[in-house]
Context: one part of a larger RNA
RNA sequence: GAACUAACGCUGGCGGCGUGCCUAAUACAUGCAAGUCGUACGAGAAAGUUGGCUUCGGCCGAUGAGUAAAGUGGCGCACGGGUGAGUAACGCGUGGAUAAUCUACCCCUCAGUUGGGAAUAACGCACCGAAAGGUGCGCUAAUACCGAAUAAUACUGCACAUCUACUGUUGUGUAGUCAAAGAUGGCCUCUGCUUGCAAGCUUUCGCUGAAGGAUGAGUCCGCGUACCAUUAGCUAGUUGGUAGGGUAAUGGCCUACCAAGGCAACGAUGGUUAGCUGGUCUGAGAGGAUGAUCAGCCACACUGGAACUGAGACACGGUCCAGACUCCUACGGGAGGCAGCAGUGAGGAAUAUUGCGCAAUGGGGGCAACCCUGACGCAGCAACGCCGCGUGAGUGAGGAAGGUUUUCGGACCGUAAAGCUCUGUCGAGCGGGAAGAAAUGCAUGGUGGCUAAUAUCCAUUAUGCUUGACGGUACCGCUAAAGGAAGCACCGGCUAACUCCGUGCCAGCAGCCGCGGUAAUACGGGGGGUGCAAGCGUUGUUC
Numbered sequence: 001g002a003a004c005u006a007a008c009g010c011u012g013g014c015g016g017c018g019u020g021c022c023u024a025a026u027a028c029a030u031g032c033a034a035g036u037c038g039u040a041c042g043a044g045a046a047a048g049u050u051g052g053c054u055u056c057g058g059c060c061g062a063u064g065a066g067u068a069a070a071g072u073g074g075c076g077c078a079c080g081g082g083u084g085a086g087u088a089a090c091g092c093g094u095g096g097a098u099a100a101u102c103u104a105c106c107c108c109u110c111a112g113u114u115g116g117g118a119a120u121a122a123c124g125c126a127c128c129g130a131a132a133g134g135u136g137c138g139c140u141a142a143u144a145c146c147g148a149a150u151a152a153u154a155c156u157g158c159a160c161a162u163c164u165a166c167u168g169u170u171g172u173g174u175a176g177u178c179a180a181a182g183a184u185g186g187c188c189u190c191u192g193c194u195u196g197c198a199a200g201c202u203u204u205c206g207c208u209g210a211a212g213g214a215u216g217a218g219u220c221c222g223c224g225u226a227c228c229a230u231u232a233g234c235u236a237g238u239u240g241g242u243a244g245g246g247u248a249a250u251g252g253c254c255u256a257c258c259a260a261g262g263c264a265a266c267g268a269u270g271g272u273u274a275g276c277u278g279g280u281c282u283g284a285g286a287g288g289a290u291g292a293u294c295a296g297c298c299a300c301a302c303u304g305g306a307a308c309u310g311a312g313a314c315a316c317g318g319u320c321c322a323g324a325c326u327c328c329u330a331c332g333g334g335a336g337g338c339a340g341c342a343g344u345g346a347g348g349a350a351u352a353u354u355g356c357g358c359a360a361u362g363g364g365g366g367c368a369a370c371c372c373u374g375a376c377g378c379a380g381c382a383a384c385g386c387c388g389c390g391u392g393a394g395u396g397a398g399g400a401a402g403g404u405u406u407u408c409g410g411a412c413c414g415u416a417a418a419g420c421u422c423u424g425u426c427g428a429g430c431g432g433g434a435a436g437a438a439a440u441g442c443a444u445g446g447u448g449g450c451u452a453a454u455a456u457c458c459a460u461u462a463u464g465c466u467u468g469a470c471g472g473u474a475c476c477g478c479u480a481a482a483g484g485a486a487g488c489a490c491c492g493g494c495u496a497a498c499u500c501c502g503u504g505c506c507a508g509c510a511g512c513c514g515c516g517g518u519a520a521u522a523c524g525g526g527g528g529g530u531g532c533a534a535g536c537g538u539u540g541u542u543c
Stems, first nucleotide, its partner, number of pairs: 001543004006539005013389006019382002021347001026345003030342003035075003040072002048063006082300003091225008101217002106213002109210005114148001116146002123138006154177008163168001182205002185202003191198003226272003233263003238260008275297004279290004302323005325336004353379001355378003361375001362373004392422004402413004426484001428479005436470001441465009487532005492513003498527005508515002
């Protein structure tokens, strides 16, 4: 000099864009942060309104409404969001391998979607418990569950051939094995009854098997990745083999048996510290330091352990066990997990609102309408940072008053002020007032496709209507008005900037050198000056 996720002191007008617990991975009151689908399924209220009856207590019906809430089932909950405790490691970075692998939803292609069965929740009845919750009996549905049929280019076995990156790949033949679910709108061409409807046809969405793609993930390897040798030896599933188990998959990953290996001064083992990277800061660079915000990867979710479900977890707002802590209890037993967003206590020099909205972007569910979304978009607080603007402009005396100083002549503050003439940024008031909105849906019309069909549906297109948290915000115009808006540090040298008074090695200053003991440009005050400026200094850290 530059830079801070900064803090402290003094001061403080406005706006834009950012940033905001570095400490206790400390404990958490309260609210919200993951639901959705009735076009999978069975069942299904109440208040209110209203009609009738009434012994005036009430009863029945309609509507509310096939709505709410609950249940079975599907998909999602493994994403998004947080934190950096652990980890010196194939964790990360980079480059490869997978002939050792998986991949829900999505896209494309091929084939299919036949015909049956037995339950169970909800519900009803009975019961246990303080509660959390639970038990027995009975009824019922499905795209829930289970057989059967059929099936291949799938899987398994065998045979043959082919190629090769040589524990395999590809092809042919043969034997065996494995599947499914319906819902919805419309119609009468075919079939059935024949009015019209359906088990018929058809549309859309699904379902099953297979091949491929895309995306995501698993595993393995080369190289790189902090300090300590005042850590020198470490290792029995240890190193390798065979066989088996396990996994989506290789492998001591696990087990049995066999062998005795494996690592290490090119630093094993041990200890300390630490999430890694793109980047960030600094520097001419080489390098040094660092890893806030943003992005990628990893790890974790009160502490430790475990599996279940699932395409995917050994799962932050799931389950089980153990532990510590907190809470409820009828003492028998139960409930909980903010390192999600706000917020509270504590710690600390120190870090914000228990805000608004799903309008946009994105995500989950749904045919859709739509619902959910503390992701996100916005607003609030903080000069915490960067950037921009303002606090007026012109004119105005040989120069007011006042202050300081003086060699008493004067000099400086100083064109500074006043006065005069203007301007109108910001702020204030009044008025107008956005873009961000594209879509979706509905209505009407056109075109094309499916089809038996001029029906429905799908695709596309035109017109109209429909959606804004921010926000009456940005922005624009008008009105009045110099009015409401300057401080902080320093002035001995380094280092830009000097004098007077007070003090008298005292009080004090100080980054270093050093000042102060009676003329202190170094202490304190005044005047003046210098620097930066809505900031200025100090402290801390890095280069």
This is a predicted structure of a 543-nucleotide part of an RNA (small-subunit ribosomal RNA, 5' domain) from a metagenome. It matches the Rfam family "Bacterial small subunit ribosomal RNA". Model confidence (mean pLDDT): 85 of 100.